[in-house]
Context: one part of a larger RNA
Parts: sequence; C1' cells; structure tokens
RNA sequence: UUGGGCUUAAAGUGUCCGUAGCCGGUUUGGUAAGUUCCUGGUUAAAUCCGGCAGCUUAACUGUCAGUCUGCUAGGAAUACUGCCUUACUAGAGGGCGGGAAAGGUCUGAGGUACUCCAGGGGUAGCGGUGAAAUGCGAUAAUCCUUGGGGGACCACCAGUGGCGAAGGCGUCAGACUGGAACGCGCCUGACGGUGAGGGACGAAAGCCAGGGGAGCGAACGGGAUUAGAUACCCCGGUAGUCCUGGCCGUAAACGAUGCGUGCUAGGUGUUGGUAGGGCUCUGAGCUGUAUCAGUGCCGUAGGAAAACUGUUAAGCGCGCCGCCUGGGAAGUACGCUCGCAAGGGUGAAACUU
Repeated sequence: UUGGGCUUAAAGUGUCCGUAGCCGGUUUGGUAAGUUCCUGGUUAAAUCCGGCAGCUUAACUGUCAGUCUGCUAGGAAUACUGCCUUACUAGAGGGCGGGAAAGGUCUGAGGUACUCCAGGGGUAGCGGUGAAAUGCGAUAAUCCUUGGGGGACCACCAGUGGCGAAGGCGUCAGACUGGAACGCGCCUGACGGUGAGGGACGAAAGCCAGGGGAGCGAACGGGAUUAGAUACCCCGGUAGUCCUGGCCGUAAACGAUGCGUGCUAGGUGUUGGUAGGGCUCUGAGCUGUAUCAGUGCCGUAGGAAAACUGUUAAGCGCGCCGCCUGGGAAGUACGCUCGCAAGGGUGAAACUU
C1' cells in the first nucleotide's frame, strides 16, 4: 500500500530483440463508443446529513427535504479521447554519396621473448633471498654461439582515443558480415515509444567429449620465516589457462544512475563528419571559424541529507517497464522449475531485535 521513493541510506532486471498490454505527431470530413448536459424510470425500509416538531432536556421518536451511488431508456452537445475516412512531413524507415573505427566470424602471414632438442666453444659453479635453504650441475650445468621444434602472447604506436546492446574488442593481410555518425532533402507516409510473459547474447571460474600443453599456476610436495605459519618469501608442480564442439547463466555484469522523447546559461579540451576563411615549403601541411554526432573536464540556474550533480542531469515535464517498504533469521527452508554436476531462477515463516 489511492503515499513516498530507487548514484552512495532498502530499491534499475547484466544486455538487447520482441508478443500481449499501456501510450502515441500535424490535418479534413463522418460517427457519437468514452465524455458533458437535460428528462423519465429504478436504486425497499431502517441507517446517515440538514430543518422543524414531540416526550421537562438529551439519548430516543416523528415529519419534510437531501444524500447514498450506480444502473437503465430517450433526447441534445462535439472541444478532447476512440473508431472510420482525407491529406501532410517535423517522428520513424528507405535511397544516394564520400569518409571513421581494437565491431564480429573465418583463413593465411609475421614478430620479440620463453622453453625444449641437437652441434660447437667453455669450466665449476649456477640459481634464489632480507639472509638462507630446498633445487639444478663433472652423465659437463649456468654462460657464449649455430641450427631446429613447440605453445602462448601481440611491446613501442596507445591517447579520461576509437568500436560494440551489454559481456567485451589491440601485430599484419585477405574473404564474408553487423552497426553508427555526417551530407543531400530523392522516396514511403506515423509505419512510432515502452515492453508483463517469451527469445537471443552474456567476463572469469566450473562441467562434458576430443585435441594441445611453452610460460604461468589453485590443489599438492619441499625449503625458509614464526611461539605456531594449513599464509605472506623461495624451489618444484597437477587441474586449469589455449583450440574445436556442447553445457553452465552468474559478477563490485558499476556510471553502484532502466529505455524513449521534449525543454532549461555558458566556458574549455578531444574524436569523426560537413561547410567556409587565412598562411603555405603545395605535404596525408600549419592555423582559425561555424555546425551536427560522440567523448572528457569546469561550471550557472535548479536539484540534493550531503558528497556531489548540472544539455552525456541526479534540473523541469510526458510515456512505458522493473524494483523497494526496519535489522537478523535468509537469498536460507519448502514446493516448483532449469542443469550432467556444481549450482541457477522463483522465494517464505516461526523466532529474535
């Protein structure tokens, strides 16, 4: 519980698509369902409210009027909403144009480092730490050098830079493919917004099957430290990390801020587009202006408990959805449902304070 809220106090679904529903731009005519007005019927009485009256007053009672509130029939009105219809272009979509980008999938190529193997050189240590030890090394290590194999990763460029709905995306080239911005104002003509259910995507870890395994590294073994040391430090090291196919469906999945739309001072960076100006060594050049879209910083009014926010709102409005209602018990139990499992989703109460 017809209230007030959701950045940080409880509260925005991880994200998007979309069904029903709810909401919906400008305009012509019609209709009259909603809406408004009038009239009739009905809405039992008691009760309730008001006036008056009766018991000495009150309670109580009587009487008149009202209310209750809708339902129903007829008539009228037509601004708004609905429905039908006509037209429009400011929303939305399409077309054309030249650009920007780590957007996605696949294929191929490359780079340094690392590690292993083999050859050559070389000899007694190497490694590691606060200091050590475990460890490696005369079966020749560490170190230098040549060649070969392997897996993972992609330094510098790199930027509160870019792209993506979010998760996320960073060597190079190609193929296929998605989206956005800008310019033109050519086409369609409200085709739109949100979105309960539903569907798809969704880091890491984890699971199943098959590969792969250099480095790193839960667990585990050992060495130290310590009163102890199931740790921090050191030497090793399995799963995993990687690939293919399938599952899981969660995160401080965060801007802790749902999506769309309109309105409300500015200043200053930066990215992309567009249109002009100035300079010029004519270069993919330098510089400055306007504007649209993005992304930062500062800040006015306003807002806020404050921190802060402030045209990328947490301001002022509208539409739609989700969620909250003291702490603990508890995101637990039970039931249902999904999953191979781990567990996920939904989600209480007693009791306590």

Background:
Predicted 3D model of a 353-nucleotide part of an RNA (small-subunit ribosomal RNA, central domain) from a metagenome. The coordinates come from a structure-prediction model, not an experiment, and the mean pLDDT is 88.